[in-house]
């Protein structure tokens, strides 16, 4: 040069005028006037996983729901991030719902002998009968070859046999028991036993191992103003103490919005449905598992330490228009409690590091 | 904003634990019947089962990820 392959940032720039929203300040004050600030890598999909608010959500069985190769990292994940195994790539690298059908059941259409209890069309061998000497018919053994099929009881070689077969033996494959190395999956060109569970499927049921209460900011709290403090279903029991308020017991009913059972505790009037009234304000609301430089631990994900930052908080809901100049002519898209991932959509561009191929010296 | 549901013929629906030509009703065509319609009979044509991937030998079914449409929420007493 040219194919490619992993990380990382950026997401049209300046300038001038108008114009919104929130926060500071000022004033002659329900308006104005300066000053700072103002969307994103995904704000999206809501697919996970936490804060945080509420429910007394405290314990056991059973059920149900997710996950699923080790170790690490995290507030916590189904996320990273390192390693093991498997595929693909010449490589750099890329992908894997990757525990268990050698625990149990189930299912596997059509084809085939048979779809796992077994079993035998061609074929291959023996025996007996027939024979027009090509060969057929009967009984028996095999499963080496053919052939079906998405899949057929491991694979080569010798030996052995009537012809075959793990039938017998060596070597690879499996399983288990030891050893070595590794924390650990696991891996050995180390040893000893079994001829040997052995089709596929668990994104069929199901085994095993981990983990999980529930709803969501329209959560919940506070002021305000209006109504018919309406109306109809179901549970609203029993007993002792007390003069009364009120206390205890026992049953009942809630506390899981997938359900059921026991037990604590704690409440007693609870749910539903139909109907009336409001459609105002304030909190929650943004200082946070925040983000920026250094430094030091680590292979990293990631932690510690320090140094200065404050970076939208609207509630009919701001972040915008318009002119001019450049360039490579601007793509998918907009915050609504808040973060941590995941997966979609996305014109282009900068930067690092890496792999092959070619040609030059 | 949050939660939850559902796409199969042109309309409304079936399709049991995945099995080979996805089915009915009503609409459409088309022939008979009538003088002609309507009604009836008989035939027939309409489907990438929203979409793309994966599981499997095989997907409308089972997984995962997008899309499209519905549907419910507040606050006093």
């Nucleotide at each position: 040069a040219g194919a490619g392959c992993c990380g990382g940032c950026c997401a049209g720039g300046c300038a001038a005028c108008c114009g919104c929203g929130c926060g500071g300040c000022g004033c002659a004050a329900c308006g104005c006037g300066c000053c700072a600030c103002g969307a994103g890598g995904a704000a999206a999909g809501u697919c996970c996983g936490g804060g945080c608010u509420c429910c007394u959500u405290c314990g056991g069985c059973c059920a149900g729901a997710g996950c699923g190769c080790c170790a690490g990292g995290u507030a916590a994940c189904g996320c990273c991030u390192g390693g093991g195994g498997g595929g693909c790539g010449c490589g750099a690298g890329c992908c894997c719902a990757c525990g268990g059908c050698a625990a149990g059941u189930g299912c596997c259409a059509c084809a085939g002998a048979a779809a796992a209890u077994a079993u035998a069309c061609c074929g291959c061998c023996c025996g007996c009968g027939g024979u027009u000497c090509g060969c057929c018919g009967c009984g028996g053994g095999u499963a080496a070859g053919g052939g079906u099929g998405a899949a057929a009881u491991g694979g080569u070689g010798c030996g052995g046999u009537a012809a075959g077969a793990g039938c017998g033996c060596a070597c690879c494959g499996c399983g288990u028991c030891g050893g070595u190395g590794g924390u650990a999956a696991c891996a050995c060109g180390c040893g000893g036993c079994g001829g040997c569970a052995g089709g596929g499927u668990a994104a069929a049921c199901c085994c095993c191992g981990c983990u999980c209460g529930g709803a969501g900011c329209a959560a919940g709290g506070c002021c305000a103003a209006a109504u018919a403090g309406g109306g109809g279903a179901g549970u609203c029991g029993g007993g002792c103490c007390g003069a009364a308020a009120g206390g205890c017991c026992c049953a009942c009913c809630g506390u899981c919005g997938g359900u059921g059972c026991c037990g604590a505790a704690c409440g007693g009037a609870c749910u539903c449905c139909c109907g009336g009234g409001u459609a105002g304000g304030c909190c929650g609301c943004u200082u946070g598992a925040g983000g920026g430089c250094g430094c030091c631990g680590g292979u990293g994900a990631c932690g510690g330490c320090g140094c200065g930052c404050c970076c939208a908080g609207a509630u009919g809901a701001a972040u915008g228009g318009u002119u001019g100049c450049c360039c490579a002519c601007g793509a998918c898209a907009g915050a609504a409690c808040c973060c941590g991932g995941c997966u979609u959509a996305u014109c282009g561009g900068c930067c690092g590091g890496c792999u092959c191929u070619c040609u030059c010296a | 904003g949050g939660g939850c549901c559902a796409c199969u013929a042109g309309c409304u629906c079936a399709g049991g634990c995945g099995g080979u030509u996805a089915g009915a009703g009503c609409g459409c065509g088309g022939u008979c019947c009538u003088g002609a319609u309507a009604a009836g009979a008989c035939c027939g044509a309409g489907g990438u089962c929203u979409g793309u991937g994966g599981u499997u030998c095989g997907a409308g079914u089972c997984c995962a990820c997008a899309g499209u449409g519905g549907c419910c929420c507040a606050c006093c007493a």